A computed fold for a 72-nucleotide RNA from a Rhizobiaceae bacterium, annotated as transfer RNA. The prediction has a mean pLDDT of 84. NCBI's taxonomy places the organism under Bacteria, Pseudomonadota, Alphaproteobacteria, Hyphomicrobiales, Rhizobiaceae.
[in-house]
RNA sequence: UCCCCGAUAGCUCAGCGGUAGAGCAGCCGACUGUUAAUCGGCUGGUCGCAAGUUCGAAUCUUGCUCGGGGAG
Numbered sequence: 001u002c003c004c005c006g007a008u009a010g011c012u013c014a015g016c017g018g019u020a021g022a023g024c025a026g027c028c029g030a031c032u033g034u035u036a037a038u039c040g041g042c043u044g045g046u047c048g049c050a051a052g053u054u055c056g057a058a059u060c061u062u063g064c065u066c067g068g069g070g071a072g
Base pairs, nucleotide, nucleotide: 001071002070003069004068005067006066007065010024011023012022013021018055026042027041028040029039030038048064049063050062051061052060
């Protein structure tokens, strides 16, 4: 310098262009003599940044940043 993959909740990860989700963690409650376990509910998001396409973008296109891998 070039090529490929990744960046989404505190963590690990899903997510056909049409209201962003799960598990774990946190909080509240049920259950229990108490704790733990189990069960129910709730909270938590500038979808890495900036443009573009579109009626509509986490999703498609371009550039950039960061991380991982490869070529020279």